[in-house]
Context: one part of a larger RNA
RNA sequence: GGCGCACGGGGGAUGCCUUGGCACGGACAGGCGAGGAAGGACGCGGCAAGCGGCGAAACGCCCGGGGGAGGAGCACGCAUCCGGUGAUCCCGGGGUCUCCGAAUGGGGCAACCCGGCCCUCCGUUGAGGGGGGUCAUCCCGUCCCGGAAGGGGUGGGAGGCGAACGCGGGGAAGUGAAACAUCUCAGUACCCGCAGGAUGAGAAAUCAAUCGAGAUUCCCCUAGUAGUGGCGAGCGAACGGGGAGGAGCCCAAACCGUGGGGCCCGAGGGCUCUGCGGGGUUGGAGGGCCCAAGCGGGGCGUAGCCCGUCCUGGAGCGCUGGCGAGUCGAAGUCGGCUGGAAGGCCGCACCGGAGAAGGUGAGAGUCCUGUAGGCGGAGCCGGUGGUUUCGGGAUGGCUUGGGUGCCUGAGUACGGUGGGGCACGUGGAACCCUGCCGGAAGCUGGGGGGACCACCCUCCAAGGCUAAAUACUCGUCCGUGACCGAUAGUGCACCAGUACCGUGAGGGAAGGGUGAAAAGCAGGCCGGGAGGCCGGUGAAAGAGAGCCUGAAACCGUGCGCCU
Numbered sequence: 001g002g003c004g005c006a007c008g009g010g011g012g013a014u015g016c017c018u019u020g021g022c023a024c025g026g027a028c029a030g031g032c033g034a035g036g037a038a039g040g041a042c043g044c045g046g047c048a049a050g051c052g053g054c055g056a057a058a059c060g061c062c063c064g065g066g067g068g069a070g071g072a073g074c075a076c077g078c079a080u081c082c083g084g085u086g087a088u089c090c091c092g093g094g095g096u097c098u099c100c101g102a103a104u105g106g107g108g109c110a111a112c113c114c115g116g117c118c119c120u121c122c123g124u125u126g127a128g129g130g131g132g133g134u135c136a137u138c139c140c141g142u143c144c145c146g147g148a149a150g151g152g153g154u155g156g157g158a159g160g161c162g163a164a165c166g167c168g169g170g171g172a173a174g175u176g177a178a179a180c181a182u183c184u185c186a187g188u189a190c191c192c193g194c195a196g197g198a199u200g201a202g203a204a205a206u207c208a209a210u211c212g213a214g215a216u217u218c219c220c221c222u223a224g225u226a227g228u229g230g231c232g233a234g235c236g237a238a239c240g241g242g243g244a245g246g247a248g249c250c251c252a253a254a255c256c257g258u259g260g261g262g263c264c265c266g267a268g269g270g271c272u273c274u275g276c277g278g279g280g281u282u283g284g285a286g287g288g289c290c291c292a293a294g295c296g297g298g299g300c301g302u303a304g305c306c307c308g309u310c311c312u313g314g315a316g317c318g319c320u321g322g323c324g325a326g327u328c329g330a331a332g333u334c335g336g337c338u339g340g341a342a343g344g345c346c347g348c349a350c351c352g353g354a355g356a357a358g359g360u361g362a363g364a365g366u367c368c369u370g371u372a373g374g375c376g377g378a379g380c381c382g383g384u385g386g387u388u389u390c391g392g393g394a395u396g397g398c399u400u401g402g403g404u405g406c407c408u409g410a411g412u413a414c415g416g417u418g419g420g421g422c423a424c425g426u427g428g429a430a431c432c433c434u435g436c437c438g439g440a441a442g443c444u445g446g447g448g449g450g451a452c453c454a455c456c457c458u459c460c461a462a463g464g465c466u467a468a469a470u471a472c473u474c475g476u477c478c479g480u481g482a483c484c485g486a487u488a489g490u491g492c493a494c495c496a497g498u499a500c501c502g503u504g505a506g507g508g509a510a511g512g513g514u515g516a517a518a519a520g521c522a523g524g525c526c527g528g529g530a531g532g533c534c535g536g537u538g539a540a541a542g543a544g545a546g547c548c549u550g551a552a553a554c555c556g557u558g559c560g561c562c563u
Base pairs, nucleotide, nucleotide: 001562002561003560004559005558006557007556008555009554015548016513017512020484021483022481023480024479025478026477027476028475029473030472031161032160039100040099041098042055043054044053046078047077050074051073052059061094062093063092064091065090066089070082071081072080105114106113107112115135116134117133118132119131120130121129122128137158138157139156140155141154142153143152144151145150165196166194167193168192169191170190176183180230206213207212217244218243219242220241221240227235228234248465249464250463251409255278256277257276258275259274260273261272262271263270264269283443285408286407287406288404289403290402291401292400293399294398295397298306299305300304307396308395309394310393311392312391313390314389315388316387317386318384319383320382321381322380323379326375327374328373332348333364334347335346336345337344349366350365351355357369358368359367414438415437416436417435418434419433420432421431424450445460446459447458448457449456500507501506520547523534524533525532526531
């Protein structure tokens, strides 16, 4: 020095465990904010650094409800207190709520600095301070001043934050095409605006095919079909069928009434612009106006009021549901054995609308919390063919026939051109949108049926609203898992978006386990201490906090063999 055996050190694998995660289902909630949010800064404790809680009324104040013996958070100490006159704790309502932050009197390097006006207090007698209130901007309505521009008053609203989902305005590249340019990725990512609990869409100028259907949305099929495509890579429908859900409406115009402005104009009226009310809303066209007929006509005190009918809203009561503290809840702590400990084993019982689960010194239906099944409410939110009361709106004419040809959405439809959207890349390219140029008809009218024309069929654009079926989950409650079990599962089981890194945007960890119970080793001994020995606790200390188990690398000590 090597190998082997034994015993240690070191290290933290493995096993077991779980307070934390992950995913999904059901129900709820789907917003908060100038009444100052989200998020913070700084404070508040007898001793108080952190976390949590709270806000100068500061580990808390008041009231209502629950609960019933302990309590003064994590937090195990000392001190001092509180509590059957019901504390702590839980639920609900209220009060307080510094400063920053949309931040909003002005400023500003957030949590700071400096003001105006009104009221008030202390002080001063021209001394300054404290407290309360108020003072940003924009939009809408309305009023006032003004010739206008504009200014002022008043009432209401907005502003910011928020995980995803939605609609709109913009809009890539890596990539694929085995290179690459059209194409693809993709109208994706990302940026911006806006909204809601959903959004958007939506009551045919739609489809269809000579039969018919009858708003929209979502799912399944049709179908990887028809198409499209450097006919490459790829992209990719519809008709029709089956389901979920189901709802239809209002204006503009003609005409009538009424008010205002302008021009013409002798009264009176005409033209024109415009506000309000009635009327009216359609494609087998519909409506207006005029005539006729039929059915029908609320009353009165007639600028209107009352009444009837219908629809609808608020509040109270009644009934009823949910949320939101709780509460009741069966049956062994029977005997024996092992053990530190019984819930294990043996024996004998019992309950069960409860044999889910968790805990308890080990494996418990009958020990504890619970579970099945019941009960309960201060407050809040709903439902309601009831009832009472207070409002709001509509309505009090319609049908048929005839006439009239008044109305039925214009810089629109459509054409050209440049683009975009449609599964459709310009293609034979219809259809939808529109930057520029042109530009109708108007019901004997107009659009569509994939160039275009005819016939035929179908539908009425150029105004608007509209639940449900659909999407999502920051959050609350309940439940589930051939999900993880500390290099896993969230980045975070632990004081983590922390420590740390970076000028910054930003990046971003590691780190769980004594024991049933601290019973966390009184006392003695060695040592400066660390540490150890004895002793004691404990079932165990080779469980002693560097604490369950304690693998390997690596480092030792002893012995054996070999060189």
The part of an RNA shown here (large-subunit ribosomal RNA, domain I) has 563 nucleotides and comes from a Chloroflexota bacterium. Its mean pLDDT, the model's own confidence on a scale to 100, is 84. The organism belongs to Chloroflexota, within Bacteria. It matches the Rfam family "Bacterial large subunit ribosomal RNA". RNAcentral holds the full RNA, with entries from ENA.